Context: one part of a larger RNA
RNA sequence: GAUUAACGCUGGCGGCGUGCAUAACACAUGCAAGUCGAACGGUACCGGAACUCAGAACUCAGAACUCGGAAAAAGAUGAAAGCCGUAGUAGGUUUUUGAUUUUUCUUCGUUCUUCGUUCUGUGUUCUGAGCUCCGAUAUAGUGGCGGACGGGUGAGUAACGCGUAGACAACCUGCCUUUAACUUUGGAAUAACAGUGAGAAAUUACUGCUAAUGCGAAAUAAGACCACGAAAACGCAUGUUUUUGAGGUAAAAGAUUUAUCGGUUAAAGAGGGGUCUGCGUCCAAUUAGCUAGUUGGUGGGGUAACGGCCCACCAAGGCAACGAUUGGUAGCCGUACUGAGAGGUAGAACGGCCACAUUGGGACUGAGACACGGCCCAAACUCCUACGGGAGGCAGCAGUGGGGAAUAUUGCACAAUGGACGGAAGUCUGAUGCAGCAACGCCGCGUGAGGGAAUAAGGUCUUCGGGUUGUAAACCUCUUUUAUUAGAGACGAAUUAGGACUGUACCUAAUGAAUAAGCGCCGGCUAACUACGUGCCAGCAGCCGCGGUAAUACGUAGGGCGCAAGCGUUAUCC
Numbered sequence: 001g002a003u004u005a006a007c008g009c010u011g012g013c014g015g016c017g018u019g020c021a022u023a024a025c026a027c028a029u030g031c032a033a034g035u036c037g038a039a040c041g042g043u044a045c046c047g048g049a050a051c052u053c054a055g056a057a058c059u060c061a062g063a064a065c066u067c068g069g070a071a072a073a074a075g076a077u078g079a080a081a082g083c084c085g086u087a088g089u090a091g092g093u094u095u096u097u098g099a100u101u102u103u104u105c106u107u108c109g110u111u112c113u114u115c116g117u118u119c120u121g122u123g124u125u126c127u128g129a130g131c132u133c134c135g136a137u138a139u140a141g142u143g144g145c146g147g148a149c150g151g152g153u154g155a156g157u158a159a160c161g162c163g164u165a166g167a168c169a170a171c172c173u174g175c176c177u178u179u180a181a182c183u184u185u186g187g188a189a190u191a192a193c194a195g196u197g198a199g200a201a202a203u204u205a206c207u208g209c210u211a212a213u214g215c216g217a218a219a220u221a222a223g224a225c226c227a228c229g230a231a232a233a234c235g236c237a238u239g240u241u242u243u244u245g246a247g248g249u250a251a252a253a254g255a256u257u258u259a260u261c262g263g264u265u266a267a268a269g270a271g272g273g274g275u276c277u278g279c280g281u282c283c284a285a286u287u288a289g290c291u292a293g294u295u296g297g298u299g300g301g302g303u304a305a306c307g308g309c310c311c312a313c314c315a316a317g318g319c320a321a322c323g324a325u326u327g328g329u330a331g332c333c334g335u336a337c338u339g340a341g342a343g344g345u346a347g348a349a350c351g352g353c354c355a356c357a358u359u360g361g362g363a364c365u366g367a368g369a370c371a372c373g374g375c376c377c378a379a380a381c382u383c384c385u386a387c388g389g390g391a392g393g394c395a396g397c398a399g400u401g402g403g404g405a406a407u408a409u410u411g412c413a414c415a416a417u418g419g420a421c422g423g424a425a426g427u428c429u430g431a432u433g434c435a436g437c438a439a440c441g442c443c444g445c446g447u448g449a450g451g452g453a454a455u456a457a458g459g460u461c462u463u464c465g466g467g468u469u470g471u472a473a474a475c476c477u478c479u480u481u482u483a484u485u486a487g488a489g490a491c492g493a494a495u496u497a498g499g500a501c502u503g504u505a506c507c508u509a510a511u512g513a514a515u516a517a518g519c520g521c522c523g524g525c526u527a528a529c530u531a532c533g534u535g536c537c538a539g540c541a542g543c544c545g546c547g548g549u550a551a552u553a554c555g556u557a558g559g560g561c562g563c564a565a566g567c568g569u570u571a572u573c574c
Stems, first nucleotide, its partner, number of pairs: 001573003005570005012445006018438002020403001025401003029398003034145003039142002042139003046135004051130008060121006068106007078097007152356003161281008171273003176269008184218002187215001193208006224249003228245007254261002282328003289319003294316008331353004335346004358379005381392004409435001411434003417431001418429004448478004458469004483511005492501001518563005523544003529558005539546002
């Protein structure tokens, strides 16, 4: 000087960064990879249209029946009024009214009033149900693309792993771009669904039905591929390229809002990957010999491709003191720290590559994996269980326990950038953008400025005169960074819209020196001295060394020196 630091004391603010170095220990909970209905058949729900059925209302037509109105007669019982009667009741009688009963007449729609009920049929309207079609929304399943990116970790690895420089006449490449051509015909299934079952569950069996850009089959076929020829040119050994002959082989898928979006074959590009090679890449010789698929050949298999990569046979090779083999340690690099440099040390953050995903093994699918949030097997561990059997994998983001000197929130948003899917709208995105916590680091700012001597009081020292703290304070005059309050208020958004951050940054006004200083040291190295206490005690100490009665070295105080929101200590590197 530096640090992914920690510890002690102290602590005002902002910006930008950084934050499990230990147990690749175990993990509760939530989220981290989905998307497409413009591939498909369904299902649910809503709306519309047509048809059918049922019910209700109304109109019209027909049929039947009843009510109602007027007149006459009888008139029980009752009610009202009058008269007679009585002392008063009782009682008697007359008139009116009249429930009810009977008979006759009348009205059937032409004038006033009244104009009802039932049945049958036609039509209209409404309601409900069913079925078909269309449209909107949602989506379990089939199907497509993506889950091989992004994110994490550094266990393993001393290796073509990494770095650098090359090679492939030994290779692959989804999506994207360009070019050429094509996109014809027909079929069999199967999930979903329905039914019947098994099981505690996870899950699963059988039967039946159905669709597709799912899966077969057929047609067509070039400069593609295969094997056989011919010719030419070239090279880098095997060979490569071009032209040409006649054979053989292999394609496709449709959707739609009619704008488009797709599908197949071939060629090229871009980007991505694979393989090989030269050189470089830690320590130990108290590790000296190692090696049988070992080294090479022939032939085959396998791979996108070369190759003992694998196999059969043949030969006996191959590596090593220029360090093989063995053991230990370790991800590598750009870079970072230090240093005048040479060099030394480190490999946190950021970027590139590699490896890994509880441990070990394996393949499947796919353009790409031998696949962190896929599958299978084995093992350890955890959980559920009806004991028969099942489920799981934070070295994703948060978070928990544990370990440790030690390392953060179970936050907000997809607004931006980027990614997946989709024609798009959009959905998803713990990538990312932000916020929270921590003086962990770097940088910046502040804790006031000017004046002010009776050099106040107090402290401290004193030779008692005074010195010092000290222009320091008080006091006067100012300022307002910061703080607080109030107002106003963005950029980030190139798109109709959309801002998590955020009422944030910034700006304005008001208030008021107001809200803000510590830590280490003072014997020499090394800047900074006195007093008291202690008395080889208590203690200090990086080294030399201090302390045993006048300690500038211990403790306290005053004073001083240094750095400062930090200061010291410890650890590590130069």
Molecule: small-subunit ribosomal RNA, 5' domain
Organism: uncultured bacterium